[in-house]
RNA sequence: GUUACUGUUUUCUAGGGUUCCGCGGCGCAAGGCCGGCCUGGUCCGAGAGAAAACGCGCAGACCGAUACGUCUGCGUACACGGAGGGAAAAAAGCCCGGGAGGA
Numbered sequence: 001g002u003u004a005c006u007g008u009u010u011u012c013u014a015g016g017g018u019u020c021c022g023c024g025g026c027g028c029a030a031g032g033c034c035g036g037c038c039u040g041g042u043c044c045g046a047g048a049g050a051a052a053a054c055g056c057g058c059a060g061a062c063c064g065a066u067a068c069g070u071c072u073g074c075g076u077a078c079a080c081g082g083a084g085g086g087a088a089a090a091a092a093g094c095c096c097g098g099g100a101g102g103a
Base pairs, nucleotide, nucleotide: 007054008053009052010051011050012049015044016043020041021040022038023035024034025033026032055076056075057074058073059072060071061070062069078098080101084096085095086094
C1' cells in the first nucleotide's frame, strides 16, 4: 500500500418510541385538553440476536439414465464499530451501513 464475496423471506426476541387503545391527571361533560420521567395491547424492530422455510453446495436413495425430478442426511463459517443524517406518530440495535474508521 492492497484486501472481492459473505442469499431471500417469515415469525419472534433484545431494544424502541407514542399515532391508536388502555392507564394517570384536568374537566359538569365530550369523539375535549395534558402526561411515554405510564407497567402495558396495537405499532417499529436487529449484518454483527433466536428459530423456521426457501435458495445454494456436497453425499446418498429412487429412476432405463452421471440429465431433469422427488426424497434423505450434512454444511451454509466469521463478524469490533462511531458521529451525523433519513422515516407524514415517534424513536430505536430500523435505513444510509458488513458504510467511515479500527483491528
The RNA shown here (Guanidine-I riboswitch aptamer) has 103 nucleotides and comes from Paenibacillus ginsengarvi. The coordinates come from a structure-prediction model, not an experiment, and the mean pLDDT is 83.